[in-house]
Notes: Predicted 3D model of a 74-nucleotide RNA (transfer RNA) from an uncultured Eubacteriales bacterium. The coordinates come from a structure-prediction model, not an experiment, and the mean pLDDT is 80. It matches the Rfam family "tRNA". Rfam's curators write: Transfer RNA (tRNA) molecules are approximately 80 nucleotides in length. By type it is a transfer RNA. It was read from a public genome assembly.
RNA sequence: CUGGGUGUAGCGCAGCUUUGUAGCGUGCUUGAAUGGGGUUCAAGAGGCCGAGAGUUCAAAUCUCUCCACCCAGA
Numbered sequence: 001c002u003g004g005g006u007g008u009a010g011c012g013c014a015g016c017u018u019u020g021u022a023g024c025g026u027g028c029u030u031g032a033a034u035g036g037g038g039u040u041c042a043a044g045a046g047g048c049c050g051a052g053a054g055u056u057c058a059a060a061u062c063u064c065u066c067c068a069c070c071c072a073g074a
Base pairs, nucleotide, nucleotide: 001073002072003071004070005069006068007067010026011025012024013023020057028044029043030042031041032040033039050066051065052064053063054062
């Protein structure tokens, strides 16, 4: 330099093809059970989806540019 992949909650991931309510596990907070811990159960908080722009009634999802990381080639 060229091609491809990944980026979504503290952490690990799904959702993307066919735009249509942002989810799961774990962790965190509160409550209950226990004398306490562990554990179990119930409830709750936490994201504006790597950044910017475009298309659209509507974008995590489609298009373009850029950034970070990974793989392959030269």